[in-house]
RNA sequence: CGGCAAAUUGUGGGAGAGUUCAGUAACUUUUAGCCUGUUAAAAAGGCAAAAGAUCUGCUGACGCCGAAGGAGCAACGCCCAGUAAACUCUCAGGCACCCGGACCACAGUUUG
Numbered sequence: 001c002g003g004c005a006a007a008u009u010g011u012g013g014g015a016g017a018g019u020u021c022a023g024u025a026a027c028u029u030u031u032a033g034c035c036u037g038u039u040a041a042a043a044a045g046g047c048a049a050a051a052g053a054u055c056u057g058c059u060g061a062c063g064c065c066g067a068a069g070g071a072g073c074a075a076c077g078c079c080c081a082g083u084a085a086a087c088u089c090u091c092a093g094g095c096a097c098c099c100g101g102a103c104c105a106c107a108g109u110u111u112g
Base pairs, nucleotide, nucleotide: 004112005111006110007109008108009107010106011105012104013103018062020061021060022059023058024057025056027052028051029050030049031048033047034046035045036044063095064094065093069091070089071088072087076082
């Protein structure tokens, strides 16, 4: 210097399944109600009450997805141990958008 392998960083791509139902709030709307504010008002801010389920969050229920993670198994094997996946399971995670996302490509860094 070149090649291979592993780890890692950045960029780009990246599927599936409920915008489900119910309750509730620090969520939404309303009052011109209370406080602050003002020369006086107004604006703005805080509090209280009422209503609601459009938005957001939380809790519960049923249904579903599978490509973070996790678990299981074949051939093989000294038939013991060991050992795979994009297969299977669905604990976790996820089911409008965003985020995430196995894996792929490109460009670097580190180690062997």
Predicted 3D model of a 112-nucleotide RNA (Glycine riboswitch aptamer) from an uncultured Granulosicoccaceae bacterium. Rfam family: Glycine riboswitch aptamer. Gene Ontology term of the family: glycine biosynthetic process.